[in-house]
Order: sequence, then structure tokens, then C1' cells
RNA sequence: UACGACAAAGGCAAACCUAUCGUGAGGUAGGGACGCAAAGCCAUAGGGCCUCUUAAUUAAGGAGGAAGCCUGGUUACCGAAA
Repeated sequence: UACGACAAAGGCAAACCUAUCGUGAGGUAGGGACGCAAAGCCAUAGGGCCUCUUAAUUAAGGAGGAAGCCUGGUUACCGAAA
């Protein structure tokens, strides 16, 4: 550098519920665990998805959302095998 174990120490937390913020997608906090080796961070890296807006209505434009969709960038704990 790469890789990822019935290892060790730890970590995160889907659905759902409660409170709250938002027109909304969703965010935050608490509870809760389906899962996760980057399920840490980046949406101004690309594709896709979702919401609002719209004179124009399966579109374009504008404004937003999610990193737990894929690829990419970046940082990082542990150390069996290959």
C1' cells in the first nucleotide's frame, strides 16, 4: 500500500415510537436495532433518486434533501490469513 477473521477493544444505528424544526423531501434530540469495516467527512466530483417551485406540467429552468443507491475524493481504529 492493499486486504478483512466466528479475533480483541471500541464505534455507528434502518424500520418504528416520542418531542421539535421545515410547505415538503427531510433535519435535530431521546428511545430502539435491520444492518454496517469507513453506515466517518465531502451533494460545488459524476451518475441516479426524492422534494418544492413553475406561464410552460412525465420536460427544461430555479431552489432544496439524502453519504445506509453506485462510482469517486479524503481522513482514520485493530491485525489472523492470503